[in-house]
Molecule: Glycine riboswitch aptamer
Organism: uncultured Rubrivivax sp.
RNA sequence: UCACUGGAGAGAGGCUGGCCGUGAAGCCAGCCCACCGAAGGGGCAAGCGGUGGCGUUCAGGCGCCAGCGCCAAUCUCUCAGGUAAAGCGGACAGCGA
Numbered sequence: 001u002c003a004c005u006g007g008a009g010a011g012a013g014g015c016u017g018g019c020c021g022u023g024a025a026g027c028c029a030g031c032c033c034a035c036c037g038a039a040g041g042g043g044c045a046a047g048c049g050g051u052g053g054c055g056u057u058c059a060g061g062c063g064c065c066a067g068c069g070c071c072a073a074u075c076u077c078u079c080a081g082g083u084a085a086a087g088c089g090g091a092c093a094g095c096g097a
Stems, first nucleotide, its partner, number of pairs: 001097002004094003011033001013032007034083003040079001041077003047070003051066006
């Protein structure tokens, strides 16, 4: 990487319009409120590295402070995505190649 298998969470929310229809229901889109974190994406720790300042030292060095760069996640944000069942998706894991 490929194939198979397993795989959670959260409103069957409200309103409006459209499609189909006798109508109800259903489907699609938009807006509003409430939620979820496990596509993707953003943020951060220790640590490492550079810069400046201060103190100490004959010097080398050492110590302290500030700021910057690199740097994780199942943490965090909730942009994106998602919130009945089914279906799709799904971090991650297992068997095999």